[in-house]
RNA sequence: CCGCUGGUAGCUCAAUCGGAUAGAGCACCUGACUACGGAUCAGGAGGUUGGGGGUUCGAAUCCUCCCCAGCGGG
Repeated sequence: CCGCUGGUAGCUCAAUCGGAUAGAGCACCUGACUACGGAUCAGGAGGUUGGGGGUUCGAAUCCUCCCCAGCGGG
């Protein structure tokens, strides 16, 4: 320098290959239970989908540029 894969909640990952309000588990907070804690049960909060721009009625998804990580090639 070139190519490929990936980046979504604090962490690990989904999202049917463009459609309704972006979800799950763990963690966190509140309550119930308990002598207290844990476990269990109920509820809750938490996201500019790595960043900018574009296409579209509509973008996590498509196009483009950049950043980061991994792999391969020279």
The RNA shown here (transfer RNA) has 74 nucleotides and comes from Rhodovibrio salinarum.
Lineage of the source: Bacteria > Alphaproteobacteria > Rhodospirillales > Rhodovibrionaceae > Rhodovibrio.
It matches the Rfam family "tRNA". On this family, see Hou, Trends Biochem Sci 1993: "The tertiary structure of tRNA and the development of the genetic code". By type it is a transfer RNA.
The prediction has a mean pLDDT of 80.
The RNAcentral record of the sequence draws on Rfam.